[in-house]
RNA sequence: GGGGACGUUCGAGAGAGCGUCGGUCGCCACCAGCCGCCGAAGGCGCAACCCGCCCGGGAUCGCUCAGGCCCAUAUACUGGAUACGGUUUG
Numbered sequence: 001g002g003g004g005a006c007g008u009u010c011g012a013g014a015g016a017g018c019g020u021c022g023g024u025c026g027c028c029a030c031c032a033g034c035c036g037c038c039g040a041a042g043g044c045g046c047a048a049c050c051c052g053c054c055c056g057g058g059a060u061c062g063c064u065c066a067g068g069c070c071c072a073u074a075u076a077c078u079g080g081a082u083a084c085g086g087u088u089u090g
Stems, first nucleotide, its partner, number of pairs: 002089003006085003009080003017035001019034002022031003036069003042065001043063003049057002
């Protein structure tokens, strides 16, 4: 110096009741209960597959503990190094 992964940052990015009821409140909204839902924070389980075997790893699949169900915010995955940072590597 270049690249990789990681972190930050800027983009892009779903799903599901503006349910019901009580409280606070002028309304919006918030909190709690009840019923109904979503899966793309996280978590758990497994398939293909990886591994000589066992163990183990393992998704956008499954579960729904957690989280979420007007919008917004956030969110997996993903784009920008001519956005930034440190680390590693010749």
A computed fold for a 90-nucleotide RNA, annotated as Glycine riboswitch aptamer. Its Rfam family is "Glycine riboswitch aptamer". Gene Ontology term of the family: glycine biosynthetic process. The coordinates come from a structure-prediction model, not an experiment, and the mean pLDDT is 76.